Context: one part of a larger RNA
RNA sequence: CGUAGGAUAUUUGAGAGGAGCUGUCCUUAGUACGAGAGGACCGGGAUGGACGGACCGCUGGUGUACCUGUUGGGGACCAACCCCAUGGCAGGGUAGCCAAGUCCGGCAGGGAUAAACGCUGAAGGCAUCUAAGCGUGAAGCCCCCCUCAAGAUGAGAUAUCCCACGAAAGGUAAGACCCCUUAGAGAGAAUGAGGUAGAUAGGACGCAGGUGGGAGUGCAGCAAUGCAUGAAGCAGAGCGUUACUAAUCGGUCGAGGG
Repeated sequence: CGUAGGAUAUUUGAGAGGAGCUGUCCUUAGUACGAGAGGACCGGGAUGGACGGACCGCUGGUGUACCUGUUGGGGACCAACCCCAUGGCAGGGUAGCCAAGUCCGGCAGGGAUAAACGCUGAAGGCAUCUAAGCGUGAAGCCCCCCUCAAGAUGAGAUAUCCCACGAAAGGUAAGACCCCUUAGAGAGAAUGAGGUAGAUAGGACGCAGGUGGGAGUGCAGCAAUGCAUGAAGCAGAGCGUUACUAAUCGGUCGAGGG
């Protein structure tokens, strides 16, 4: 820009893409078959591998704005605290992300066929699956399963909203955008949640989870240090509550119907 008014939702599916794998074991059955050795078809069940998708309750990884310990140096010194040294090094670790973790998938079914096997059957009194006609038949083909999809210009459908302004310029309706707070989204744009009639983000408070016992004081010890106060202190992302802070105030676009 188009989809002969303008919107907001929900959809149909022409078409396209994906998937399609396979082992072992048990049973049927030591049956059929075979002198024996051996050893099935058909059918039923179980459990794996690789591959794919999703997820983070479990097991773990990461977790450089969380906690703790500690070495050398600096902040004159003690204590406390901070900084530098690969996050200095080391021990843990929430959320998120992830696999080595967990769950799920390939099934089954229908249709038309290939090779092949047939029925009926002439040309050609017989025979012949083929010439007319009719069947069976594959991990393959088309459906079935999953995803995208009406620019499918053949531009579809359904529901709801706005209504028929103005002579024109133009101003509006439903609705949308700008702008702002942002994250289950994200390179950006887009998408989603919100914008005071508000829990959108931050803060505060509470909780979960993490770390693991703060400082100060007291006591014990010559001291290093230990114990008590005290499940202490600190504390990123998680879950809630709360308008304290910031989403203020505003602006722009947008129909009048062959």
Molecule: large-subunit ribosomal RNA, domain VI
Organism: Lachnospiraceae bacterium JLR.KK008